């Protein structure tokens, strides 16, 4: 101190999400030890048992209980039981009296408050204790205890009798006390004990009255702080003051009586909802946020509500009284209770301990003490609950041990770990010793002081003499021995740690992104690493990060956010000079911020933790004393803000009147006829009843062409014919005069506000939701048309909203220029300039996330208001104001997602643009699409129909040739390691082979024949063992190979330069090409891969060189043929070579380059053809060519046979043949090629056959031999017919090839003689030797379904104006909400499930007011009755009241038929709104 996540990627903005610390915590798995803390956060629910408040006999009557002494009486073991009497003693239950039960000790319900905190105040009280002063004298009369009787189940009484007192009561004295009318009046008390004592008294010591002062506690008041909500805006009547009374320890409406009307309140009254305050705890760098366990200070409260009463103190936690609910006892008549006080039960809860010990210490009540009493307190006990400390050993040890686990099999890794050796011994066990918490009381003897005093007392000093729950204590110490001690979560990124195995979108993980659909580093297991440690994770919480509420310290054009605009009170801020003041502001200085706590120092427990001293701080408040620069107040001036006056001038600025022309409509007349009108095309409409068109006139509404413009005004909203009337404004003055801070902004308010819309009344020519009707279209509730009602228009009156927009509040000040224009005012050479206001463009420095802003700022400051805080739910419900309605304005929530957005970037796509290309179209010429057949596929069938290819890019495709085989596929029989190689090994001399027999065969059985040697082996065949095989899955795990975009012109790099980046330049831009071909220009220079060339064949010529090719000339020769001799000229073989480059002319262009019927040439502008295939696209095809990772099979998914299938057959597409004829078929006749092939072969000639073919039978391993080339052409014949067209389909009868033609070859004859008479919608190739036409060839191959597929040559056209238009493609450009990239994205209804809410006719249940009835306890007033002799007291009467009825209404809550709308949810339904000009631009 960041970090992850929106994107293909990038910048911002903006939410979520992580790492931290923390806790009274909780749960999971674990757990050795000790210190010190802490330990019902839920039900202020309910409680059984016990304990938590008494003490005093030195206040008193006494004496039941005990226990001593005395006295009496029995027994009888003469000192010893027993029983009586005796308060004498020690004591001491019960009861009178005092003090104390108002303290400690629990809880946080309740309260939002003078309740807390702070800081002041005055009208007051305090028991015990402190100090001063004074007094402390003398009667009296009950009542309890207690006896007796006597009532109740009890709990408690009731009568009547005796009695004490530091309980009660007079009297006496009394002031510094209280009162007073200033004269005076009134008002106490009490004993107890100790010493002496001459009994008269003296002294002490606790005590008791009054009066005064402290000290401590308490009560009252004030100021200033203290959550949330305006969808809570008005609150109140004892409310607000006053007077004047009770009342109070006390000030006061605290409470009455009058009198006045007043008091609070946007600086948030009142209402509602949480909630004890603080100290302080946690987090934070701080400034904040957030708690408010334990400690400590304060309040409040004791079952729930009221009430007083005693007392100094209470309106009382272990106290009285009353009402209400619970519990319990009961004889039913009444009683009894109150853990939120320690422990303990139950419930509740995810959760919180023992019915312990002890008064040893601290501290409290009581005493004169001893003492007694404390669940306060201290201890111990449970709890890894928090903080903290220790320790589960140490050193050696490599054979790098086993044994995991991985492995590329060598090896790595666990791992010096371990074992193994040699030491320690904390902690835990064990043995023994053993602090400090202890101070004091008390008693002895001293000193000193009270006193008569050596009693007592107070104070000291020395002595004895005990007092420890904890506790078997800390802390020493002794003995054995590594012995008694380690898990726990994590490994995909953030985030430190990685591999195997199951598992296959199952199962599951998950804090965010996310993982899992056969190779998971993410899911479970294992090994191995990582953190952290007796504690490790996981949920909760609170603070951080989060500058994500921005005081520090944020924003508003386009991300969320400027109110539509002016005016304006309130408030907020405001020019210069002086004067005063001293409130803010700063300084000193005194007081106070309680101790704990945090800081820091130094001590103590071994060390921290924890504790103890001491300091610092506790940033605040309060008084004082001081300072005046800046604010603020005050006074007194100034002119620059501001405004005011003069004079100019401006405009579509506003309102109201008058007036005008175009030009639509309609109506009359009038020419005039058949169509008008409208459309992508149509049609509905309108016309013969005369329509449209044309003329003239009338009449009536509404806008106001040109002028016009980047103009002009106006606050905005808005304003456009001319003119007049009114009426308001900015704007100028290089001429002044005037007032003098009179100003900016503005919450709430008030004015205005565009279109629509409402209301009354008009108006109503054009246009024109709503509707009709006519076209489209699958619909078409639309988009085109023809109508057309509101409405638009005027008049008043409501709405108050808009993408009211510059998406940019208002004001004033600064910061560089160009350049335009619009209205003044000036200067001048009439070219220009200055200068105020306005209103454009571009650009600097600046700022921005960029795009853009830039003197009209979105720049730099200043003042003020308005707005924002992920999306989505929602501008939605509710509530409320405002409206005649429509609706506005203010405005959430639960729920849901991990995103939503902004700019800019490449890219893809657009039924966007621009330019350019392609047999893309267009212009031919031939097809397919219809008929039969072959083939191929889908589909269906089948045992089987074996698998792949399926849009272009599959379909005469892998197959360049399925009858066996091939073959992968089905039935059915077999085999189990067979073939083939290699190593090592065993064992033989066999095996093979024949024959036979059994079977469909494979195979089995049976016979049968049988090596060589140089002895060393070889050669073969066996046995074992390794290493098999798989046309099985997976081409989405790969290789390699292909296909297509496409031979389309593109795809990149290096340096430089721009941009915060992605990313751009470069590669654009101008021209040019086939070409990113080249030129030129230029923040780019320059390479690479692709284009081109280099290869190859082929057009021309030259040379060389002539065999199997050739034959001019010469010669033989033959019936004829280069057949021979020869020739080396052509031809033609195959080697070298020229040739062609826009070179040459000419125009045009800077320049590539381009045009030419240019020359020249065989060939002219890449001459034509192959080969060649950038960067990549489609997870394209191919595991069935082959290779290959993984996965499955293994007497089968592996191998071998036979026989079948791959050929089926209703149909549907593909790709071809052959045809439908006369440009022709058929018969005779005849011309003219080039490739490639050929010994298991081509096969010449001959005979046989009609032929297919057979049998003879030369010549060729080839330029030497073998194959008629047909289309052509010569000439018959056919005559337009389903034929002499055309040949399917069947009959019959051969060949051939093969083991073998039935499923299922091909060919030959003869016979039959289908459909078809040019082919719908649509499509297909092809630009020159090209289409189209004819035929040969050759691979595969035994033979063939070849009509395919490679080649190869004959004859050999027609058109191409041109790029609008369809397709594909390339460069720019725009535009995007796409990026799995338009085959994208994506809205809305419906149905389905789920969730949460909203409304509702109701039911309920609470909460706080109110009105009215009724009202217990009780204080207070009163008083005739009632009780007392009476004084007086009431239980009587009256106010208040707590509760309790009722009633109307408010408010909150749950529920709830039914109903609304939302939100989520792999594959439903309809339909395409939106995103591209989204196919009608979108939006408000």
């Nucleotide at each position: 101190a960041g970090a992850g996540u929106u994107u293909g990627a990038u910048c911002c903005u903006g939410g979520c999400u992580c790492a931290g610390a923390u806790u009274g915590a909780a749960c999971g798995c674990u757990g050795g030890u000790g210190g010190c803390a802490u330990g019902c956060u839920u039900a202020a629910c309910a409680c059984a048992u016990g304990c938590a408040a008494g003490u005093u006999g030195a206040a008193c009557g006494g004496c039941a209980g005990c226990a001593u002494g005395a006295u009496c009486u029995a027994g009888c073991u003469u000192g010893c039981u027993a029983g009586a009497u005796u308060g004498a003693u020690g004591g001491c239950g019960a009861g009178u009296a005092g003090c104390g039960g108002a303290c400690g000790g629990g809880u946080g319900a309740g309260u939002a408050a003078c309740g807390c905190g702070u800081a002041g105040g005055a009208a007051u009280c305090u028991a015990c204790c402190u100090c001063u002063a004074a007094g402390u004298g003398g009667g009296g009369g009950a009542c309890a205890a207690c006896u007796u009787g006597u009532g109740g189940a009890a709990a408690c009484g009731c009568a009547a009798g005796c009695u004490a007192a530091u309980a009660c009561c007079g009297c006496a004295u009394a002031a510094u006390a209280c009162c007073u009318u200033a004269g005076g009046g009134u008002u106490a008390a009490a004993g107890c004990u100790g010493g002496c004592u001459u009994c008269g008294g003296c002294u002490g010591g606790c005590g008791c009255u009054u009066a005064g002062a402290g000290a401590u506690g308490a009560g009252c008041c004030u100021g200033c702080g203290u959550c949330c909500g305006a969808u809570u805006a008005g609150u109140u009547u004892g409310u607000u003051g006053g007077u004047g009374g009770g009342g109070u320890a006390a000030a006061g409406g605290c409470c009455c009586a009058c009198c006045a009307a007043g008091a609070c309140u946007a600086c948030g009254a009142u209402c509602g909802g949480u909630a004890g305050c603080u100290g302080u705890u946690c987090u934070g760098a701080g400034a904040g946020g957030a708690a408010g366990a334990u400690c400590a200070g304060c309040c409040a409260c004791a079952c729930u509500g009221g009430g007083a009463c005693u007392g100094a103190g209470a309106c009382a936690c272990g106290g009285c009284c009353c009402g209400a609910a619970c519990u319990c006892c009961u004889a039913c008549g009444g009683g009894a209770g109150g853990c939120a006080g320690c422990a303990g039960u139950g419930g509740g809860g995810a959760a919180u301990a023992u019915u312990g010990g002890a008064c040893a210490a601290u501290g409290g009540g009581g005493g004169c003490a001893a003492c007694c009493c404390u669940g306060a307190u201290c201890c111990a006990g449970c709890a890894a609950u928090a903080c903290c400390g220790c320790g589960u050993g140490u050193g050696u040890g490599a054979a790098g041990a086993a044994g995991g686990c991985c492995u590329g099999a060598g090896g790595g890794u666990u791992g010096u770990a371990a074992a193994g050796c040699a030491c320690u011994u904390u902690c835990a066990a064990u043995u023994g010793u053993g602090a400090a918490g202890a101070a004091a009381a008390g008693c002895u003897a001293g000193u000193g002081g009270u006193u008569a005093a050596u009693a007592g007392c107070c104070a000291u000093u020395a002595g004895c003499c005990u007092u420890g729950a904890c506790g078997u204590u800390a802390a020493c110490u002794u003995u054995a021995g590594a012995a008694u001690a380690a898990g726990c979560a994590c490994c995909g990124g953030c985030u430190a740690a990685c591999u195997c195995c199951g598992u296959g979108c199952c199962a599951g993980c998950a804090g965010c992104c996310g993982c899992g659909g056969u190779a998971a580093u993410a899911c479970g297991g294992a090994g191995g690493g990582u953190g952290c440690a007796a504690g490790c994770g996981u949920u909760a919480u609170c603070c951080g990060g989060a500058u994500u509420u921005a005081u520090u310290a944020g924003g508003u054009u386009u991300a969320a956010a400027g109110g539509g605009u002016u005016c304006g009170c309130a408030g907020g801020c405001g020019g210069a000079a002086u004067u005063u003041u001293a409130a803010g502001u700063c300084a000193g200085u005194g007081g106070u911020g309680a101790a704990a706590g945090c800081c820091u120092a130094c001590a103590g427990c071994u060390c921290a933790a924890c504790u103890g001293u001491a300091g610092a701080a506790c940033u605040g408040c309060c008084a004082u004393u001081g300072a005046u620069a800046c604010u603020g107040a005050u006074a007194u001036u100034c002119u620059u803000g501001a405004g005011u006056a003069u004079a100019g001038a401006u405009g579509a600025a506003g309102u109201g009147g008058g007036c005008g022309g175009a030009a639509u409509a309609u109506g009359u007349c009038a020419u005039g006829u058949a169509g008008c009108g409208g459309u992508g095309a149509a049609a509905u409409g309108c016309a013969u009843a005369g329509a449209u068109a044309u003329g003239a006139c009338a009449u009536g509404g509404a806008a106001c062409a040109c002028c016009a413009a980047u103009u002009g005004c106006g606050a905005a909203g808005g304003c456009a014919g001319c003119u007049c009337a009114c009426u308001a404004a900015a704007c100028u003055a290089u001429u002044u005069a005037c007032u003098g801070a009179c100003g900016c902004u503005c919450a709430u308010g008030a004015a205005c506000g565009a279109a629509a819309g409402c209301g009354u009344g008009g108006g109503g020519a054009g246009c024109g939701a709503a509707c009709a009707g006519g076209a489209u279209u699958a619909g078409a509730u639309a988009c085109c048309c023809u109508g057309g009602u509101a409405g638009u228009c005027c008049a008043c009156g409501c709405c108050g909203u808009a993408a009211a927009c510059u998406a940019u509040g208002a004001u004033c000040a600064c910061u560089a220029g160009a350049u335009g224009u619009u209205g003044g005012c000036g200067a001048u050479a009439u070219a220009u300039u200055g200068u105020c206001a306005g209103u454009g463009u571009u650009u600097u420095a600046g700022a921005g996330a960029a795009a853009u802003c830039g003197u009209u700022a979105a720049g730099u400051g200043a003042u003020c208001c308005a707005c924002c805080u992920g999306g989505g739910g929602a501008g939605u419900a509710c509530g409320u104001u405002c409206g005649c309605a429509a609706g506005a304005a203010u405005g959430a929530a639960a729920c849901u997602c991990a995103a939503a957005g902004g700019a800019a970037u490449u890219g893809a796509c657009g039924g966007g643009g621009g330019c350019c290309c392609g047999c893309a179209c267009a212009a031919g010429c031939g097809g397919u699409g219809g008929a039969g057949c072959a083939u191929g596929u889908g589909g269906u069938u089948u045992a089987a129909u074996u698998c792949g290819a399926u849009g272009a890019u599959a379909c005469g495709c892998g197959a360049g040739g399925a009858a066996c085989c091939u073959u992968a596929c089905c039935a059915a029989g077999a085999c189990u390691u067979a073939a083939a190689u290699g190593u090592a090994u065993u064992u033989u001399g066999a095996c093979a082979g024949g024959u036979u027999g059994a079977g469909a065969a494979a195979u089995c059985a049976a016979c049968u024949u049988u090596u060589c040697u140089u002895c060393g082996g070889a050669c073969a065949a066996u046995u074992u063992a390794c290493a098999a095989g798989g046309u099985g899955c997976u081409g989405c795990a790969u290789g390699g190979u292909u296909g297509u975009c496409g031979u389309c012109a593109g795809c990149u790099c290096g340096u430089g330069c721009c941009g915060u980046g992605a990313g751009g330049u470069g590669u654009c831009g101008g021209g040019u090409u086939a070409a990113g071909u080249c030129c030129c220009a230029u923040a780019a220079c320059g390479a690479g891969c692709g284009c081109a060339a280099c290869c190859c064949c082929u057009a021309u010529u030259u040379u060389u060189a002539g065999u199997u090719a050739c034959c001019a000339g010469c010669g033989a020769g033959u019936a004829a043929u280069g057949u021979c001799g020869g020739g080396a000229a052509c031809u033609c073989u195959a080697g070298a070579a020229a040739g062609a480059c826009u070179g040459c002319c000419u125009g045009u262009g800077u320049a590539a380059a381009c045009a030419g019927u240019g020359a020249g040439g065989a060939a002219g502008g890449u001459g034509g053809g192959g080969a060649u295939g950038a960067c990549g696209u489609c997870a394209a095809a191919u595991c069935a060519u082959c290779a290959c990772g993984g996965c499955c099979c293994u007497u089968a998914u592996g191998u071998c046979u036979u026989g079948g299938g791959c050929u089926a057959c209703a149909c549907a597409c593909g790709u071809g043949c052959u045809a439908c004829a006369a440009u022709g078929g058929u018969u005779a006749c005849u011309a003219c090629a080039g490739u490639g092939g050929g010994c298991u072969g081509c096969c010449a000639u001959c005979u046989g056959g009609c032929a297919a073919c057979a049998g003879a039978g030369a010549g060729c391993a080839a330029a030497u031999c073998c194959a008629u080339a047909a289309a052509g052409g010569u000439a018959a014949u056919c005559u337009c017919a389903g034929u002499u067209c055309g040949g399917a389909u069947c009959g019959g009868a051969g060949u051939c090839u093969g083991c073998a033609a039935c499923u299922c070859g091909a060919c030959u004859c003869u016979g039959u003689g289908a459909a078809g008479u040019u082919g719908g919608a649509a499509u297909c190739g092809c630009u020159a030797g090209u289409a189209a036409u004819c035929g040969u060839a050759u691979a595969u191959c035994a033979g063939c379904a070849a009509u395919g597929a490679u080649a190869c040559g004959g004859u050999g056209a027609a058109u191409a104006c041109g790029u609008u238009c369809c397709c594909g493609g390339g460069c720019c450009u725009u535009g995007u909400a796409c990026a799995c990239a338009c085959c994208g994205c994506c809205c809305g209804u419906c149905a389905a499930g789920c969730c949460a809410u909203g409304g509702a006719a109701g039911u309920u249940u609470g909460u706080g007011g109110u009105g009215c009835c009724u009202g217990a306890a009780g204080u207070c007033a009163g008083u005739a009755a009632c009780c007392g002799a009476a004084a007086g007291g009431a239980u009587c009467u009256g106010c208040c009241u707590a509760g309790g009825g009722u009633a109307a209404a408010a408010c909150a809550g749950a529920u709830a038929a039914c109903u609304a709308g939302g939100g989520c949810u792999a594959a439903g339904u309809c339909g395409u709104a939106a995103c591209a000009a989204g196919g009608u631009a979108a939006c408000c």
Background
This is a predicted structure of a 1484-nucleotide RNA (small-subunit ribosomal RNA) from an uncultured bacterium. The sequence is in RNAcentral, with records from ENA and SILVA. Model confidence (mean pLDDT): 82 of 100.